Transfer RNA from an Eggerthellaceae bacterium, 82 nucleotides, folded computationally. It matches the Rfam family "tRNA". From the family's description: Transfer RNA (tRNA) molecules are approximately 80 nucleotides in length.

RNA sequence: GGGGGUGUGGCGGAAUUGGCAUACGCAGCGGACUUAAAAUCCGCCGCCGCAAGGCUUCAGGGUUCGAGUCCCUGCACCCCUA
Numbered sequence: 001g002g003g004g005g006u007g008u009g010g011c012g013g014a015a016u017u018g019g020c021a022u023a024c025g026c027a028g029c030g031g032a033c034u035u036a037a038a039a040u041c042c043g044c045c046g047c048c049g050c051a052a053g054g055c056u057u058c059a060g061g062g063u064u065c066g067a068g069u070c071c072c073u074g075c076a077c078c079c080c081u082a
Stems, first nucleotide, its partner, number of pairs: 001081007010026003019065001028044005046055003058074005
């Protein structure tokens, strides 16, 4: 240089014939239980906003009524290859 793959809450990781973004797990926070703790159980857990609501899938564009998903360009990492 050429080809391919991956990028989603703090972390792992689902959502693929384009139709509820963040299921599930871990971590964290609050509570119950305990003399106290561990374990277990219950609730909460992306951002803005008093709320209603709005925004958010590596970055920027495009297609579409509608994009995490399709197309283009770029970035980072991984694999193959000269």
Background: Lineage of the source: Bacteria > Actinomycetota > Coriobacteriia > Eggerthellales > Eggerthellaceae.